[in-house]
RNA sequence: UAUGAAAAAGCCAAACUGAUCGUGAGAUCAGGACGGAACGUCACGGGUCUUAACAAGAUAGCCGGACUGCCAUUG
Numbered sequence: 001u002a003u004g005a006a007a008a009a010g011c012c013a014a015a016c017u018g019a020u021c022g023u024g025a026g027a028u029c030a031g032g033a034c035g036g037a038a039c040g041u042c043a044c045g046g047g048u049c050u051u052a053a054c055a056a057g058a059u060a061g062c063c064g065g066a067c068u069g070c071c072a073u074u075g
Stems, first nucleotide, its partner, number of pairs: 002073003011036002016031006034061001040067003044064003047059004
């Protein structure tokens, strides 16, 4: 630098359950592991969701983008 086939030192934690917060989408904490090689961070573009509609929000574990990082292989 390129790649993520195999693996995993270390990491996160879906559904579900309990508690708290929120009108809600959802969020946080604990348990729990379906998965993840950025499932780390950022609502910038699109999507979806909350809303009668707007406004205002939610979602980064929907996709793209930006920035940063681990491991392995490789030049």
A computed fold for a 75-nucleotide RNA from a Desulfobacteraceae bacterium, annotated as c-di-GMP-I-GGC riboswitch aptamer. The organism belongs to Desulfobacteraceae, within Bacteria. Its mean pLDDT, the model's own confidence on a scale to 100, is 81. The sequence was found by an Rfam model in a public genome assembly. Of the family's consensus pairs, 95% are formed in the model.